SAM riboswitch aptamer (S box leader) from a Crocinitomicaceae bacterium, 110 nucleotides, folded computationally. It was read from a public genome assembly, where an Rfam model found it.
This record gives sequence, structure tokens and C1' cells, in this order.
RNA sequence: UACUUAUAAAGAAAGGUGGAGGGACCGGCCCUGCGAAACCUUGGCAACCUGUUCCUUUCAGAGAAUAAGGUGCCAAUUCCUUCCUGUUUAUUAUCGGGAUAAUAUAAGCG
Repeated sequence: UACUUAUAAAGAAAGGUGGAGGGACCGGCCCUGCGAAACCUUGGCAACCUGUUCCUUUCAGAGAAUAAGGUGCCAAUUCCUUCCUGUUUAUUAUCGGGAUAAUAUAAGCG
């Protein structure tokens, strides 16, 4: 980094360095000198993979627990939206549904 599969309405702090941006992209709307991004320390959340224990046993599990290890994460539903579609309407708006449409995370594989 391409592809595949699964998940995405839950959850989670404080300090230091730093000094103006950030929330992936479009358009919005938000956060931010009462200190953004990034980096460091400690803490936490979760349970994707590994380990361990239990259950079941068709020998395997789309089961339960744990949280030792590998990641990840700790503003707002993936903040909303982008595309399709339904209701309403003269037309929009609003409200709702869907989408491997896009993105993020994990595992596998090249």
C1' cells in the first nucleotide's frame, strides 16, 4: 500500500513541551491563546488478534470470562453531509430509509 472479511448510535483523564491550527475529503457546522496540531510522561476505555481459564463437543465453536501480550482509541452518531431513494411540496427545506459510496480500526492475504 491493493484486495477480502468484520465493526463503526456505547466507552475513556491529567500534566509537561509547543505556539496556530484542527475535526480525512466537498459543503456545512463546530473545537481552539480559558492554548490547535505534533511530541513526551502517567492514567484510562474497549475486546479486533494472540495467550490463559471455563463451557460445549459434531474435534470444532458465530459461546462465556480474563485483560498478560500486539494494535487501536480517550469533543460532538464516522459531528452532519457528499450518492441513491421515500414522505411532503409548484420547487426547495425538513423528516426517514439504503448504499464495500467514501473513511477509520482489526485480522488475513498479495

Source information
The model forms 87% of the base pairs in the Rfam consensus.